Model confidence (mean pLDDT): 85 of 100. Predicted 3D model of a 71-nucleotide RNA (transfer RNA) from uncultured Candidatus Acidiferrum sp. Rfam family: tRNA. It is annotated as a transfer RNA. The RNAcentral record of the sequence draws on MGnify.
RNA sequence: GCUCGGCUAGCUCAAUGGGAGAGCGCGCGGUUCACACCCGCGAGACGGUGGUCCGAUUCCAUCGCUGAGCA
Repeated sequence: GCUCGGCUAGCUCAAUGGGAGAGCGCGCGGUUCACACCCGCGAGACGGUGGUCCGAUUCCAUCGCUGAGCA
């Protein structure tokens, strides 16, 4: 330099263009003499910008970060 993939919550990952979710973690409450387990509730995210569309995490362009291959 070229080609391809990935980027969503603190971590690991889902989500066929219309409600953003799960597990673990975190906070609060319940339970216990107490702790753990368990149960309930809650906070917390779509990498940036632009475009298409009635509507974008999803499609397109570009930039950024990251990984793999080729040279």